Small-subunit ribosomal RNA, 5' domain from an uncultured bacterium, 507 nucleotides, folded computationally.
[in-house]
Context: one part of a larger RNA
């Protein structure tokens, strides 16, 4: 020197960061994923218009009108946000591979969007349970489901040409067989389906790299390889049958500890050590263990099931929960914050869009936790003031210090004004959390603003009283047993200074 640090004692302001390292320990409470009526069948407020009773400003029908819902479809929900518990491993970093792969939404390009049907959910009715949640019957709609025709092009086998890095790859070149469309809207239009390439974004193999332990030396049986098979988007003992008996090892297998990896951050003159907090990239994980299911993606934090612990309801039958989201709460701990505003920004999702949603994000709140920056006055003033300490009693310091005198007003306060960030959305009015914030301008008064640690040597700074190996210091050497520059306290003095010092851990 550095810290997420944490204690003692101190504290005056503002920017910018930063704030459970410990129990991946339990968790009250509110919130953190919706959205679209321009897919659908309902359901119809408000208001408008018209009729009717009339208690002349109400009521009740009809029509229009179309807010709003619950469902049914779609698309999101596999980002976002949090954590580090596993994990020594193709996890991660760096460089290739994929003639072994997949990709919603977006982009460009090509064709094509024809013609039947059946249900169901809502509704309605009956009904079952204390809830949680059903059950039976019946009626309906769609961009929900489903049959059929077309199909250059897709896909399989077979032929033909052209290439290449082994397995092998292209072809708008041919013969044969297999499956696809959906409307809505007032238009613009926004779609759907099937191919071709793009962009993103995943998957998988490899080569090298980067902990500690021989007081772990021998491991290994789906183990190594080979044939079919099976499964994947997709190689592959991924599985599975047969077949072989190999396969890894002091260049440290296997075992045991320890650990999330990297950009990077400390320190250093570098070579190196030590560390992975805050951003930023990747893995892993979501109360434990296991599994799939839907899906372009998941084996799925705020989905499903199952099996455990734990908490809660219950009429005891049977049922609900999962903060390592964001406050917060209890535990633990030497320690770590508000149950805050706002969708204005930026960015995500849904919508044609107005919009809604958004604890992501902007923001504020707390905390001298760090790191900058500022203040706490300035100039004069001697008879060098009193008072204090000391002293060889002469004087010496405190001290060119305060009193006094002459300014000056940052920061705080108080009082006028008052923002940028707003681009875009709307017809249009309007639209800023921060925020009356920053900032400006005034206007009083030095006025409201300093400690902390040390003074033997390392190490800048000495005396005096007290104490008497005691009290007590101390990092080390060591002080201290009557004159202690090393305990305390005095008053100097020196260091840094809104701090100062002490431990902690590293270089």
């Nucleotide at each position: 020197g550095a810290c997420g640090a944490a204690c003692g004692c101190u504290g005056g302001c503002g920017g910018c960061g930063u704030g459970c390292u410990u129990a991946a320990c339990a968790c009250a409470u509110g919130c953190a994923a919706g959205u679209c009526g321009a897919a659908c069948g309902g359901u119809g407020a408000a208001g408008c218009u018209c009729c009717a009773g009339c208690u002349u400003g109400c009521u009740g029908g009809a029509g229009u009108g179309g807010a709003u819902c619950a469902g049914u479809g779609g698309c999101g929900a596999a980002c976002g946000g949090g954590u580090g518990a596993g994990u020594a491993a193709c996890a991660c970093g760096u460089g290739a591979g994929c003639a072994a792969c997949c990709u919603g939404c977006c982009c460009c390009u090509g064709a094509c969007u024809c013609u039947g049907g059946a249900a169901u959910a809502a509704g309605c009715g009956c009904u079952g349970g204390a809830a949680a949640c059903g059950g039976c019957g019946u009626c309906u709609a769609a961009u929900a489901c489903u049959g059929g025709a077309u199909a250059c092009g897709a896909g399989a086998a077979g032929g033909g040409u052209c290439c290449g890095c082994a397995u092998g790859g292209g072809c708008a070149c041919u013969u044969u067989c297999u499956g696809g469309a959906a409307a809505g809207u007032u238009u613009u239009u926004c779609g759907g389906u099937u191919g071709g390439g793009g962009a993103u974004g995943g998957g998988c193999u490899c080569g090298c790299g980067g902990c500690c332990u021989a007081u772990c030396a021998g491991c290994u049986u789906g183990u190594u390889g080979g044939u079919g098979a099976g499964g994947u988007a997709a190689u592959g003992g991924c599985u599975c049958a047969c077949c072989a008996a190999g396969g890894c090892g002091a260049c440290g297998a296997c075992g045991g500890g320890u650990a999330g990896c990297c950009g990077g951050c400390c320190u250093g003159a570098g070579a190196g050590g030590g560390c992975g907090a805050c951003c930023g990239g990747c893995c892993a994980c979501a109360c434990u263990g296991g599994g799939a299911c839907u899906g372009a993606g998941a084996c799925a934090c705020g989905g499903c099931c199952c099996a455990g612990a734990c908490u809660c309801c219950u009429a005891c039958g049977g049922g609900a929960g999962g903060c390592a989201g964001c406050a917060g709460u209890g535990g633990g701990g030497a320690a770590u914050a508000u149950u805050g505003c706002a969708c204005a920004a930026u960015g995500g999702g849904c919508g044609a869009a107005a919009g809604c949603c958004u604890g992501a994000u902007g923001c504020a709140c707390c905390g001298a936790c760090g790191c900058c920056g500022c203040g706490u006055g300035a100039g004069g003033g001697a008879u060098g003031a009193c008072a204090g300490c000391c002293u060889u009693c002469c004087g010496g310091u405190u001290u060119g210090u305060a009193a006094c005198c002459u300014c000056u007003u940052u920061c705080a306060g108080c009082a006028c004004g008052g923002a940028a960030g707003a681009a875009g959305c709307g017809a249009a009015a309007g639209u800023g959390a921060c925020g009356g914030u920053a900032c400006c301008u005034g206007c009083a008064g030095a006025a409201g603003a300093a400690g902390c640690a040390c003074c033997g040597g390392c190490u800048a700074a000495a005396u005096a009283c007290g104490u008497g190996c005691c009290a007590g210091c101390a990092a080390c050497c060591c002080c201290g047993g009557u004159g202690a520059u090393a305990c305390a306290u005095a008053a100097g003095g020196u260091g840094c200074g809104a701090a100062c010092g002490u431990u902690g851990u590293u270089c």
The RNAcentral record of the full RNA draws on ENA, Greengenes and SILVA.